Model confidence (mean pLDDT): 84 of 100.
Small-subunit ribosomal RNA, central domain from an uncultured prokaryote, 352 nucleotides, folded computationally.
Rfam family: Bacterial small subunit ribosomal RNA.
Context: one part of a larger RNA
RNA sequence: UUGGGUUUAAAGGGUCCUCAGGCGGUCAAUUAAGUCAGAGGUGAAAUACCAUAGCUCAACUAUGGAACUGCCUUUGAUACUGGUUGACUUGAGUCAUAUGGAAGUAGAUAGAAUGUGUAGUGUAGCGGUGAAAUGCAUAGAUAUUACACAGAAUACCGAUUGCGAAGGCAGUCUACUACGUAUGUACUGACGCUGAGGGACGAAAGCGUGGGGAGCGAACAGGAUUAGAUACCCUGGUAGUCCACGCCGUAAACGAUGGAUACUAGUUGUUGGGCAUUAGCUCAGUGACUAAGCGAAAGUGAUAAGUAUCCCAGUGUCCCACCUGGGGAGUACGAUCGCAAGAUUGAAACUC
Numbered sequence: 001u002u003g004g005g006u007u008u009a010a011a012g013g014g015u016c017c018u019c020a021g022g023c024g025g026u027c028a029a030u031u032a033a034g035u036c037a038g039a040g041g042u043g044a045a046a047u048a049c050c051a052u053a054g055c056u057c058a059a060c061u062a063u064g065g066a067a068c069u070g071c072c073u074u075u076g077a078u079a080c081u082g083g084u085u086g087a088c089u090u091g092a093g094u095c096a097u098a099u100g101g102a103a104g105u106a107g108a109u110a111g112a113a114u115g116u117g118u119a120g121u122g123u124a125g126c127g128g129u130g131a132a133a134u135g136c137a138u139a140g141a142u143a144u145u146a147c148a149c150a151g152a153a154u155a156c157c158g159a160u161u162g163c164g165a166a167g168g169c170a171g172u173c174u175a176c177u178a179c180g181u182a183u184g185u186a187c188u189g190a191c192g193c194u195g196a197g198g199g200a201c202g203a204a205a206g207c208g209u210g211g212g213g214a215g216c217g218a219a220c221a222g223g224a225u226u227a228g229a230u231a232c233c234c235u236g237g238u239a240g241u242c243c244a245c246g247c248c249g250u251a252a253a254c255g256a257u258g259g260a261u262a263c264u265a266g267u268u269g270u271u272g273g274g275c276a277u278u279a280g281c282u283c284a285g286u287g288a289c290u291a292a293g294c295g296a297a298a299g300u301g302a303u304a305a306g307u308a309u310c311c312c313a314g315u316g317u318c319c320c321a322c323c324u325g326g327g328g329a330g331u332a333c334g335a336u337c338g339c340a341a342g343a344u345u346g347a348a349a350c351u352c
Stems, first nucleotide, its partner, number of pairs: 004323003007298002012320001014201005021194003025088007033081002035077008049065006091191001092188003095184006103177007110154001114150008125136002162169002206247006215241002220236004258319003261308003266289010293300002325352003334345004
């Protein structure tokens, strides 16, 4: 490379958008590039293959044939693919009506809790643990009452709930955006799918500048435990966690399952529409169980890991990404990016 694969054995890119490329709905006309057929030319000879013949055989040699699977020219065919033209509506989109949500951004605001401050009451303990101690407290703590301030997070509702491309999103209100779904006798008329490269977004931690800092809390200090205890437990506590702007670009970024399309038995919950308003039916999601099928099994099973197959053939639904024994190693070197941390790309020797 081929073949075969990618939930769990190696293997789906973190997610989306998009240039090129690949692939692409129905009907008709036309063309004849691909495709198919005929004819002609060429495809040197030798070699190789087949059949004969010559050296006594063989090796070797000679003659003939086929082959040279290709290329070019020409004449036709027109189902399929392509090109051109015209038409269509079911794919895709637009519009109208209805509706949905913790989707986003910005601002405002609420209550509980916590901590601190001030003042009052009050007196000897509080706190913490398996038990203690460090710690706090007669300079009046803990507890309790009143007032004030601060920062962060939003109990109940709350749910296999909902929304978002993913990361993720939760008090309430307002403004500005984006999106989904259903219905329609409306409109456009294939405008589509995928997408190397490229771009945007991307938890937490971390980095830069400036704020903020209640609680929690890496590091650190002390007290315990222990043979030791650079831990688990306790008392403190810095960075950080929060905000604004700018970087980083990684995660078990997981459904360990790429995206799109069509088809294929059922049962039962639930969310949002529509129709009937009594059973129920239907569309779009989201769960459980299961038939066939698939699978090494676990399992999966209309939210597929089912079917889209086998043979022939250059190709079998379309497109992308990735894998090819373990270690060495996601390392070295080089390159690109980054302030750095590092990220991306990514070997070999050797060894089993």